[in-house]
Molecule: c-di-GMP-I riboswitch aptamer
Organism: soil metagenome
């Protein structure tokens, strides 16, 4: 390359949270790491007065780390 497979973005519906968001069930825009790590950095975002040296959220934002399936020519 090919195939067998994985994963699901907007949205909708139930739950849970003040929120950012997360869980489930439909749904697929994508994604070869879109698996894990937010106590590896930055970066955006939230937070019941504001501010951070406070709590928090996003690994589907970038970058790093660890692991990983199939495999002709």
């Nucleotide at each position: 390359a090919a195939a067998c497979g994985g994963c699901a973005a907007a949205c909708u519906c139930c739950c849970g949270g003040c929120g950012a968001c997360g869980g489930g069930a439909g749904g697929a825009c994508g994604c070869a790491a879109a698996g894990c790590c937010a106590a590896c950095g930055g970066g955006u975002c939230u937070c019941c007065a504001u501010c951070c040296u406070g709590a928090g959220a996003c690994g589907g934002c970038c970058g790093g780390g660890c692991u990983c399936c199939c495999g002709a020519a």